[in-house]
Context: one part of a larger RNA
RNA sequence: UGACGGGGGCCCGCACAAGCGGUGGAGCAUGUGGUUUAAUUCGACGCAACGCGCAGAACCUUACCUGGGUUUGACAUCUGGGGAAUCUCCUGGAAACAGGAGAGUGCCUUCGGGAGCCCCAAGACAGGUGCUGCAUGGCUGUCGUCAGCUCGUGUCGUGGGAUGUUGGGUUAAGCCCCGCAACGAGCGCAACCCCUGCCUUUAGUUGCUAGCAGGUCAAGCUGAGCACUCUAGAGGAACUGCCGGUGUUAAACCGGAGGAAGGUGGGGAUGACGUCAAGUCCUCAUGGCCUUUAUGCCCAGGGCUACACACGUGCUACAAUGGUCGGUACAAAGGGUUGCCAAUUCGCGAGGAUGCGCUAAUCCCAAAAAGCCGGCCUAAGUUCGGAUUGGAGUCUGCAAUUCGACUCCAUGAAGCCGGAAUCGCUAGUAAUCGUAGAUCAGAACGCUACGGUGAAUACGUUCCCGGGCCUUGUACA
Numbered sequence: 001u002g003a004c005g006g007g008g009g010c011c012c013g014c015a016c017a018a019g020c021g022g023u024g025g026a027g028c029a030u031g032u033g034g035u036u037u038a039a040u041u042c043g044a045c046g047c048a049a050c051g052c053g054c055a056g057a058a059c060c061u062u063a064c065c066u067g068g069g070u071u072u073g074a075c076a077u078c079u080g081g082g083g084a085a086u087c088u089c090c091u092g093g094a095a096a097c098a099g100g101a102g103a104g105u106g107c108c109u110u111c112g113g114g115a116g117c118c119c120c121a122a123g124a125c126a127g128g129u130g131c132u133g134c135a136u137g138g139c140u141g142u143c144g145u146c147a148g149c150u151c152g153u154g155u156c157g158u159g160g161g162a163u164g165u166u167g168g169g170u171u172a173a174g175c176c177c178c179g180c181a182a183c184g185a186g187c188g189c190a191a192c193c194c195c196u197g198c199c200u201u202u203a204g205u206u207g208c209u210a211g212c213a214g215g216u217c218a219a220g221c222u223g224a225g226c227a228c229u230c231u232a233g234a235g236g237a238a239c240u241g242c243c244g245g246u247g248u249u250a251a252a253c254c255g256g257a258g259g260a261a262g263g264u265g266g267g268g269a270u271g272a273c274g275u276c277a278a279g280u281c282c283u284c285a286u287g288g289c290c291u292u293u294a295u296g297c298c299c300a301g302g303g304c305u306a307c308a309c310a311c312g313u314g315c316u317a318c319a320a321u322g323g324u325c326g327g328u329a330c331a332a333a334g335g336g337u338u339g340c341c342a343a344u345u346c347g348c349g350a351g352g353a354u355g356c357g358c359u360a361a362u363c364c365c366a367a368a369a370a371g372c373c374g375g376c377c378u379a380a381g382u383u384c385g386g387a388u389u390g391g392a393g394u395c396u397g398c399a400a401u402u403c404g405a406c407u408c409c410a411u412g413a414a415g416c417c418g419g420a421a422u423c424g425c426u427a428g429u430a431a432u433c434g435u436a437g438a439u440c441a442g443a444a445c446g447c448u449a450c451g452g453u454g455a456a457u458a459c460g461u462u463c464c465c466g467g468g469c470c471u472u473g474u475a476c477a
Stems, first nucleotide, its partner, number of pairs: 001477002003474003007471007015461002019425005026316008034307002042053002064302007073125001077124002079121005086103007107114002127291002130289003136285002138280003141276001143274001148187006154163003167178003193268004199236003202232003207226003212223003239262001242256005318418001322377007334365003339358002343354004384415001389410007431453007
């Protein structure tokens, strides 16, 4: 100087407390451990691994296993020889591949040849998701959006170092004020950026429709208009600016006015010096090591989907604030030409057929759901719950057996609110309800985004956890 203390003081955080809803019990989905297996590819392991890499394993992916092949190689550059490239067919085979037949003769040219592509041969070399993340770059997690981390000069100390950065106030903040052997500065904080909240100016199609006219079963449907809504570019608007009080005449705090908004308005992006030899050599790059008829490459089938069990994360429930049937409202944000698909029609349905419009403020996905109105159910393992299983189908795809999703009929398991323990959340939040998107042929209860309905509680800082500043002890570094 740090680190640590079941030392002290001050302060903060859904840290506790006050509340609301969960997990832990059940069934299923998903990840992991374990076990099994020819293989169940690999990585990730307290917080900070475990719906994580994987924004999507039937083949492919795929790295694993079994079998069949191959050795200048699937890919790059160089040398020699041949052939245009390319397309079609036949035979063997699971395919890779091997053998054979036919069509085809392009572009530039100094007429020698050349460019591109294919085949053969030889070697230089290629290749490796092989090892080392404790050799590394890059990227990332974490403490933590915590308020800290440092430097120059000066001064003090023999020196390591100290001072500044401590102290008194104050703040979300090393934010600011005052004081001070310090005076300044940098990286952070804040602001500058984006979205959102009010009004206004400009503009008016694909948007809108108040008034006027036409028109319909109805409808901005049409003429017309740009008032309103909205859209999308640029400005204005909030700064403790104003008033009162407290305070050291300060910084600031408390209350008030006006205002759409008030003290960082609400969100996001933004992550200092560093810590964990944290994670990643399987994104990529890369040193070293290993491999080179194999640890490379091609192919078929299998596996990653196994199943006594254990754990994590979720979904659905156990019902009446409900289930079911009928009727009837109101979103936002996205996506669409290898696509989204209206309307009509067939099917109980998943879907099928025909087919309008749309490269989209125009057309489509599209029905929002909870809600509201009415009928039934009447406390029961039920008209709760839907697992499991049988049968029949639909769709995608070369192909759904291992191993897809969905539909219909039948079946109708556990489960009556969950032990110890434990998690999230302070407002348009929790809870609850649906919608869309990425990936994607198909395959979400996951993920990401969007809106609808919309709470309770916070006395307070004694205690638990984490963190910041000062101080103290230390046999620790």